[in-house]
């Protein structure tokens, strides 16, 4: 100076699956004052979802080693209204590292 390629931030997009049950607590409101009904929390149970992350199998990349490696497979871990996250995708007179 440059941006094909890597990391970070910023902005947009961004799927799946119970607002499911049952106890425990705490607050709230309603009247018949002792029930009833929304609700935070926290523990258990069942069912279900793949796109933080983790592990598995490996076409295929590397002459050989070492070694990479999937949106496929599990479901440890996360999730299962919305909004948070979210693999991945675009864009950036932004930052960095490489590279010339």
């Nucleotide at each position: 100076a440059u941006c094909a390629u890597c990391c970070c931030c910023g902005c947009g997009g961004g799927a799946g699956a119970g607002a499911c049950c049952g106890g425990g607590u705490c607050c709230g409101g309603a009247c018949u004052u002792g029930u009833c009904c929304a609700g935070g929390c926290c523990c258990g149970g069942c069912g279900c979802c793949g796109a933080a992350g983790g592990c598995g199998c490996a076409a295929c990349c590397g002459c050989c080693c070492c070694g990479g490696a999937a949106a496929c497979g599990c479901u440890c871990a996360g999730g299962c209204a919305a909004a948070c996250g979210g693999a991945c995708c675009g864009c950036g007179u932004g930052g960095g590292a490489a590279u010339u």